A computed fold for a 696-nucleotide part of an RNA from a marine eukaryotic metagenome, annotated as large-subunit ribosomal RNA, domain II.
[in-house]
Context: one part of a larger RNA
RNA sequence: UCCGGCGAGUUGCUCUUCACGCGCGAGGUUAAGGCCUUCAGGGCCGGAGCCGGAGCGAAAGCGAGUCUGAAAUGGGCGAUAGAGUGCGUGGAGGCAGACCCGAAACCGAAGCGAUCUAUCCAUGGCCAGGGUGAAGCCGGGGUAACACCUGGUGGAGGCCCGAACCGUUGUAGGUUGAAAACUGCUCGGAUGAGCUGUGGAUAGGGGUGAAAGGCCAAUCAAGCUCGGAGAUAGCUGGUUCUUCCCGAAAUAUAUUUAGGUAUAGCCUUGAGGAAUAUCUGCAGGGGGUAGAGCACUGCAUGGGCUAGGGGCCUUACCCGGUUACCAACCCCAAGCAAACUCCGAAUACCUGUCAGACGGAUCUCAGGAGUCAGUGGGCGAGCGAUAAUGUCCGUCCGCGAGAGGGGAACAACCCAGACCGUCAGCUAAGGCCCCCAAGUGUGGGCUAAGUGAGAAAGGAUGUGAAUUUACUGAGACAACUAGGAGGUUGGCUUAGAAGCAGCCAUUCCUUUAAAGAGUGCGUAAUAGCUCACUAGUCAAGUGGAUUCGCGCCGAUAAUUGUCGGGACUCAAGUCCGCCGCCGAAGCUACGGAUGGAAAGGAUCUUCGGAUCCAAACAUGGUAGGGAAGCGUUCCCUGGGCAUUGAAGCCUCCUCGUAAGAGCAGAGGUGGAGCGCAGGGAAGUGAGUAUGCCGGA
Numbered sequence: 001u002c003c004g005g006c007g008a009g010u011u012g013c014u015c016u017u018c019a020c021g022c023g024c025g026a027g028g029u030u031a032a033g034g035c036c037u038u039c040a041g042g043g044c045c046g047g048a049g050c051c052g053g054a055g056c057g058a059a060a061g062c063g064a065g066u067c068u069g070a071a072a073u074g075g076g077c078g079a080u081a082g083a084g085u086g087c088g089u090g091g092a093g094g095c096a097g098a099c100c101c102g103a104a105a106c107c108g109a110a111g112c113g114a115u116c117u118a119u120c121c122a123u124g125g126c127c128a129g130g131g132u133g134a135a136g137c138c139g140g141g142g143u144a145a146c147a148c149c150u151g152g153u154g155g156a157g158g159c160c161c162g163a164a165c166c167g168u169u170g171u172a173g174g175u176u177g178a179a180a181a182c183u184g185c186u187c188g189g190a191u192g193a194g195c196u197g198u199g200g201a202u203a204g205g206g207g208u209g210a211a212a213g214g215c216c217a218a219u220c221a222a223g224c225u226c227g228g229a230g231a232u233a234g235c236u237g238g239u240u241c242u243u244c245c246c247g248a249a250a251u252a253u254a255u256u257u258a259g260g261u262a263u264a265g266c267c268u269u270g271a272g273g274a275a276u277a278u279c280u281g282c283a284g285g286g287g288g289u290a291g292a293g294c295a296c297u298g299c300a301u302g303g304g305c306u307a308g309g310g311g312c313c314u315u316a317c318c319c320g321g322u323u324a325c326c327a328a329c330c331c332c333a334a335g336c337a338a339a340c341u342c343c344g345a346a347u348a349c350c351u352g353u354c355a356g357a358c359g360g361a362u363c364u365c366a367g368g369a370g371u372c373a374g375u376g377g378g379c380g381a382g383c384g385a386u387a388a389u390g391u392c393c394g395u396c397c398g399c400g401a402g403a404g405g406g407g408a409a410c411a412a413c414c415c416a417g418a419c420c421g422u423c424a425g426c427u428a429a430g431g432c433c434c435c436c437a438a439g440u441g442u443g444g445g446c447u448a449a450g451u452g453a454g455a456a457a458g459g460a461u462g463u464g465a466a467u468u469u470a471c472u473g474a475g476a477c478a479a480c481u482a483g484g485a486g487g488u489u490g491g492c493u494u495a496g497a498a499g500c501a502g503c504c505a506u507u508c509c510u511u512u513a514a515a516g517a518g519u520g521c522g523u524a525a526u527a528g529c530u531c532a533c534u535a536g537u538c539a540a541g542u543g544g545a546u547u548c549g550c551g552c553c554g555a556u557a558a559u560u561g562u563c564g565g566g567a568c569u570c571a572a573g574u575c576c577g578c579c580g581c582c583g584a585a586g587c588u589a590c591g592g593a594u595g596g597a598a599a600g601g602a603u604c605u606u607c608g609g610a611u612c613c614a615a616a617c618a619u620g621g622u623a624g625g626g627a628a629g630c631g632u633u634c635c636c637u638g639g640g641c642a643u644u645g646a647a648g649c650c651u652c653c654u655c656g657u658a659a660g661a662g663c664a665g666a667g668g669u670g671g672a673g674c675g676c677a678g679g680g681a682a683g684u685g686a687g688u689a690u691g692c693c694g695g696a
Stems, first nucleotide, its partner, number of pairs: 001696006011096003015093010027051003033045004055062002065077004099238002102235001106228003110225003118202009127192001129161003132157001136153006165189003170185004204220001206216003241629006251264005265371002267368006278357004282352004291343001292341002297337003301333004306327001308326002310323004374399007382391002404415003419592004424588003430582003433566003439579001441578006452568001458553002462550010479537005485510003490504003516531001520529002593619003600613005630685001632682007640674002648669005653662003
């Protein structure tokens, strides 16, 4: 991992409540127990008790009233208004383990453990070899005597080196190991607080601990076994047949509350009632948002006017003068505001003896829920950075719980809401060269960048269209030829400054067709080249500005490495038209099912009911509510089958929307029990729980 079997809403309660069915009814009902019996799911007694029929009061108590009170004209609770009760079935709840599995833990005068390990006690054992050479002693020296020095002897030490032994520093391997802690190399101690054998002691909030919360049998911040025990688990996982009808929520409030729960909201089922709910139109309303505005409150710019202040001048003081300084009020112009408003929409909201539409819309009561982690998009705000698949609100839509088509792929975007069937048709979004269904369709432009097929500020004689302006056959623009002069090297400055470092000057005058006190290059400064300007040659357009369309640069990521790809250039790009076609579970056609439908209609009737017919419209669906069924085991009653072959199994066929069925379809296998009808009762349905057991 697969296969087979087992595996989860049960049971008890004379507890509560609701629905349905049945009995009796102002009553209903028995419990324990007893008796009978055909022994069963039986019958008969048994009225204790319980519920209802009357309430009020704390109570005594009174009673259609009563309590409060001294007393109520009051007030509270009642009556006037009456249906209950018992049994059965079902939903939900309560108490119990209460759908199943799952802790870590807690507790116990309970029990087992010191053969591992910690410490201790008793008694034994072990430590190759080598080195160092303490005290003491002896000799010699030395001293007044010591001290002291020296040679020898001696053999001390938690001394040194290093095997056994004990340990385990580093590293490599091993890591489904050779091994649930090892192996190799390396390393520490190795006469000591040493190592070790045997026997013994200490026990679980206890021991032992040269202390690491270490160790106490591969288990230790409280061992193990059993028990309380099915501890508890607002947590995770799992929870088994079918079809049909409806169908949510991820919000508010509260919470030692935030991943839980309660009430409300939203869903469902039943009952009731009657005109409502919703939408559109019409009519009537209030408003202070968007926008706008500056009349208020504030902010803010320029100008004018002019108090006040500052600077400067004047001045002993008081004055005064002046100012390209600051500046209130006022005036002009032009602005800004969520907490400004002289104004002011669209929507939204409220109302209606109105009109129309709609109709598993509204409302009340009662039973059952689930939901209270939401999420994307559009629009309107806050927070953030006018960031975020950000966050927090409002509102609509979607996903959630929604399949289908498109978007290359892609919950949320675009189209569109799937009852079933069809080898029929029409369309939506989106598409129509090939992949790939449908146009290599048509008319007119644009693009040359593979732009299309990612992007800004900014930049550019790209190109198309339009507008405007200047020059131009009195010859423009471009090109070529020639000229481009004189006063003068203007003045100043400077070493120099001569058109051309810099400064000054309304930058002059003259000769001219024209020529600047000079446009740039150049020189140390001159020189030189050139331009403006002029003439000639030539010959017809030329220069500038603005707007719009499409393109260019700006433009950097790892395969040449991408528009989904191939490929595409009068397009298969792009813009504006037109015609056709493709394209979905949409729409249509045809056939069928279910709801609608316990209503209604028809027929029959034993009057209980039975059978048949039946429209519009509807039928996506998670949590969840409701309805109808299928199947398994056993029991009762009735009627059956079976060695002339039961069940089971295999291969088919047929029937049913399905779960499934086929007694009284077929064949085979098998070898002894098993169906059917009507009822009843449940250990009643398996794919998932790292489920349990077995097998492979």
Model confidence (mean pLDDT): 82 of 100.